[in-house]
A computed fold for a 429-nucleotide RNA from Caenibius sp., annotated as Bacterial RNase P class A. Rfam family: Bacterial RNase P class A. Gene Ontology terms of the family: dimeric ribonuclease P complex, tRNA processing and ribonuclease P activity. By type it is a ribozyme. It is recorded under the gene name rnpB. The organism belongs to Caenibius, within Bacteria.

RNA sequence: CCAGGGGGUCGGGCAGCCGCGUCGGAACAUGUUUCCGCCGAGGAAAGUCCGGGCUCCACGAAACAAGGGUGGCGGGUAACGCCCGCCGGGCAAGGGGGUGUGUCCCCCAAGCCAAGGGAAAGUGCCACAGAGAGUAUACCGCCGAUGGCGCCUAUGCGCACAGGCAAGGGUGAAAGGGUGCGGCAAGAGCGCACCGGGGUUCUGGCAACAGCGCCCGCAUGGCAAACCCCACCCGGAGCAAGGCCGAAUAGGGGCGGCGUGCCGCAAGGCGGAGGUGUUUCGCCUCCAGGUUCACACCGCGACCGCCCGGGUUGGCUGCUGGAGCUGCGGAGCAAUCCGCAGCCUAGAUGAAUGGCUGCCCUUGGGGAUACGGUCCUGCAUAGGAUACCGUCCGCAAGACAGAACCCGGCUUACAGGCCCCCUGGCAUU
Numbered sequence: 001c002c003a004g005g006g007g008g009u010c011g012g013g014c015a016g017c018c019g020c021g022u023c024g025g026a027a028c029a030u031g032u033u034u035c036c037g038c039c040g041a042g043g044a045a046a047g048u049c050c051g052g053g054c055u056c057c058a059c060g061a062a063a064c065a066a067g068g069g070u071g072g073c074g075g076g077u078a079a080c081g082c083c084c085g086c087c088g089g090g091c092a093a094g095g096g097g098g099u100g101u102g103u104c105c106c107c108c109a110a111g112c113c114a115a116g117g118g119a120a121a122g123u124g125c126c127a128c129a130g131a132g133a134g135u136a137u138a139c140c141g142c143c144g145a146u147g148g149c150g151c152c153u154a155u156g157c158g159c160a161c162a163g164g165c166a167a168g169g170g171u172g173a174a175a176g177g178g179u180g181c182g183g184c185a186a187g188a189g190c191g192c193a194c195c196g197g198g199g200u201u202c203u204g205g206c207a208a209c210a211g212c213g214c215c216c217g218c219a220u221g222g223c224a225a226a227c228c229c230c231a232c233c234c235g236g237a238g239c240a241a242g243g244c245c246g247a248a249u250a251g252g253g254g255c256g257g258c259g260u261g262c263c264g265c266a267a268g269g270c271g272g273a274g275g276u277g278u279u280u281c282g283c284c285u286c287c288a289g290g291u292u293c294a295c296a297c298c299g300c301g302a303c304c305g306c307c308c309g310g311g312u313u314g315g316c317u318g319c320u321g322g323a324g325c326u327g328c329g330g331a332g333c334a335a336u337c338c339g340c341a342g343c344c345u346a347g348a349u350g351a352a353u354g355g356c357u358g359c360c361c362u363u364g365g366g367g368a369u370a371c372g373g374u375c376c377u378g379c380a381u382a383g384g385a386u387a388c389c390g391u392c393c394g395c396a397a398g399a400c401a402g403a404a405c406c407c408g409g410c411u412u413a414c415a416g417g418c419c420c421c422c423u424g425g426c427a428u429u
Stems, first nucleotide, its partner, number of pairs: 001425010012360007020040002023037005028031001042400001046411002049409005054238004067234005072086005087116001089113003094108005099102001117229002122227002124223003139169002141165003146162002148159004177195006196218001197216004202211003242317004252308006258301003261270003271287006289298002324343008361398004366393002370391004374385004
């Protein structure tokens, strides 16, 4: 420098003018006022998926059941389904080795992926294709040593009837280990070597697990993101939680005032009280009763007065100082933790956080030969060519996206820039 791969971080900058919101201060015209000052979105504020704080509700605790969730090991954390490190599995740019040179086999490997307990507890499922899909199978194929049949004196040759095989082809997501040699009639863990698998002793490791040795020729195919079994975890609702204040008006309750009278069979009339109304006139509403000789008491009643309580519109609160941010030091591979110092950094509620201009930055696409590269001519000063690179001059664009109780995560979206690390290749020292 190039190729492959991983991680972190920033996410336009400065200035001027105008504007918006909370808070603080001042003024006086006491307001939805004016002026001044401080502060004013994010890495995802998003999706609302997971875990907490906080609030209310329910509930003796614990256990069990139901329902839901999680699932290798160790660590981190307030907690998690998150994060870190490791283990095992699959994939893998690339590197190395073997060799029968093959789209072969083996080893290493930056890194990527995954809900990674149990399939010899039980049940269930495995579509299509295919001969066969679980008590595995025999379609094509191979063989036919042995027995059979035919030719034949016979060795032998032929047939493929019995029968043998599971290598090769084919189907499929998956067909009872892989490669090679031997072996055989043909084959096959049938035998052997290596690899893989199972069991086991020992060693290492906190553990998951790994390694050496020995034994087993390979035995129970897959699916638990099917039921299920095992271990562990989980009460519900959410800031529209919750708390406080509370207008007009219309209901509810209590107390008091006033009335509860007369005539008539009845309709009604007189009288009384209250409201409206400037007064009169007028209009509207009300005047069950029981007991008593009567008063008084109980009850009832429109209206008036006072008081109490609930609710609606609304207002205040919850509300932002916190598992906080920055810097330095220390522990740790890391996630993270500890110590010290400094800092205050949105709190709106039809919902503020913006707009314009100038300069700069980045990117894209143009122009220009004035300058530097580059190319040509020339010994050279120099001359010429060229928009390929840089300088220069206009133009355009600058992403995704907007807090709403607060945190920790995950996921998703994102123009462009910067930094670091790993594995290889080439060049140079």